[in-house]
RNA sequence: AUAAAUUUUUGGCAAACUUGCCGAAAGGCAGGGACGCAAAGCCACAGGUCUAAGGUUCGGGUGGACUAUGACAGCUGGGUUGCCGAA
Numbered sequence: 001a002u003a004a005a006u007u008u009u010u011g012g013c014a015a016a017c018u019u020g021c022c023g024a025a026a027g028g029c030a031g032g033g034a035c036g037c038a039a040a041g042c043c044a045c046a047g048g049u050c051u052a053a054g055g056u057u058c059g060g061g062u063g064g065a066c067u068a069u070g071a072c073a074g075c076u077g078g079g080u081u082g083c084c085g086a087a
Base pairs, nucleotide, nucleotide: 012037013036017032018031019030020029021028022027035074041080042079043078045077046076047075048072049071050070054067055066056065057064058063
């Protein structure tokens, strides 16, 4: 600024923290717990972020640097499924 369909259900998930377990760690699983979320359902395809066991390298040395094959879907994009409905 424009418009006039509604004034929105049943419910769902669950951050931090905490208890136990797994993991080198990031983090994950289960219980408690709610910061929030209309996809905070699922997927690691692209970007990004986190960790560095192992590896490479530096160092006299306690150590340092680099690196995912590890992780994050509650970082962004994308794919896909669901709910509501005037749309």
A computed fold for an 87-nucleotide RNA from Paenibacillus hemerocallicola, annotated as c-di-GMP-I riboswitch aptamer. The prediction has a mean pLDDT of 84. It matches the Rfam family "c-di-GMP-I riboswitch aptamer". From the family's description: GEMM was predicted in a large-scale screen for bacterial structured RNA regulatory elements.